[in-house]
The RNA shown here (c-di-GMP-I riboswitch aptamer) has 88 nucleotides and comes from Alteribacter keqinensis. Its Rfam family is "c-di-GMP-I riboswitch aptamer". Rfam links the family to the GO term cyclic-di-GMP binding.
RNA sequence: CUAGUUCAACGGCAAACCUAUCGAAAGGUAGUGACGCAAAGCUACGGGUCUAAGGGACGCGCUGUUCUAUGACCGCCGAGCCACCUAG
Numbered sequence: 001c002u003a004g005u006u007c008a009a010c011g012g013c014a015a016a017c018c019u020a021u022c023g024a025a026a027g028g029u030a031g032u033g034a035c036g037c038a039a040a041g042c043u044a045c046g047g048g049u050c051u052a053a054g055g056g057a058c059g060c061g062c063u064g065u066u067c068u069a070u071g072a073c074c075g076c077c078g079a080g081c082c083a084c085c086u087a088g
Stems, first nucleotide, its partner, number of pairs: 001088004012037002018031005035075001041081003045078003048073003054068005
């Protein structure tokens, strides 16, 4: 540097549900719990996806419809950075 999890080794992370909490929501944090993961380590840089508070448009005997991230997702993909062990 490359490849990989080898009938290896040491291990690591922790989905959904549930509880508490923050948030308008998506979702986040903590606990529980393991679906899985060779980067399921970090970064919102590119794409994609989710939400729509606020703002705009429409409706105006209705309290709705619709558009829109500045919000969110790194366990969606790509990219960048760091990295255990083994083999070459």